[in-house]
Transfer RNA from a Candidatus Dojkabacteria bacterium, 73 nucleotides, folded computationally.

Formats: sequence, structure tokens, C1' cells
RNA sequence: CGGGGCGUGGUGCAAUUGGCAGCACACUCGGUUCGGGUCCGAGAGGUUGCGGGUUCGAGUCCCGCCGCUCCGA
Repeated sequence: CGGGGCGUGGUGCAAUUGGCAGCACACUCGGUUCGGGUCCGAGAGGUUGCGGGUUCGAGUCCCGCCGCUCCGA
């Protein structure tokens, strides 16, 4: 320098052919216990890396940029 993949709650990951952003763990509260753990119930937490475009509608499609990673030179 060229090409591919990835970027989504605190962490790890889903999201069908574009149509309500979800799961597990962690966290908070409650129940259970003498107390803790386990278990059960409830809850909070997201400008989907950044900017723009297409569309009635974008995590998803298009363009540019940033970061990580892999391959090639």
C1' cells in the first nucleotide's frame, strides 16, 4: 500500500428476505435462609463505532472515516 472479516447494555453474543433491539452472565430490589451461597420473582441499564445517503421504515442496504483482526505485497 491492496483485499477480507468484525464493531449491538458492564461482559459474552443473537436479531430470518429491511418491519416492536433481544438472550445469558453480571448489577439492583424482593422472596427463600439464623446469615451467606444456591434457587424463585421483579427491575434498571442501548443515540446498534462516527458522519452522511436510500427508503414509509435501516442493527441490516449504499458511501466516507475510525478502531480491532486476518491474508497478500

Its Rfam family is "tRNA". From the family's description: Transfer RNA (tRNA) molecules are approximately 80 nucleotides in length. The organism belongs to Candidatus Dojkabacteria, within Bacteria. It was read from a public genome assembly.